[in-house]
RNA sequence: AGCAGCUCUGCCGGAGAGACUGAUCGUGCGAACGAUCAGCGCCGAAGGCGCAAAUCCGCCCGGAAUCGCUCAGGCAAAAGGACGGCAGAGCAACA
Repeated sequence: AGCAGCUCUGCCGGAGAGACUGAUCGUGCGAACGAUCAGCGCCGAAGGCGCAAAUCCGCCCGGAAUCGCUCAGGCAAAAGGACGGCAGAGCAACA
């Protein structure tokens, strides 16, 4: 100096589903807005859990996920957001 990998930081992109209903409280002349609690209906892409089905690791075992569950989270915008791209820094390994 180089190929691929992982982590962190910055920037960019980034889906789904209720601007639901009721009660209480607060602000407000009011319309209305906000908070908490409850109810019903939904979503999966923080996190968490599970391999029962299908898929992948050549088969079994075992394991994994963008698969499943929906505990948590979310259902106007904003925020968040798995994941992807670019830049910088670091780590480990090969040569």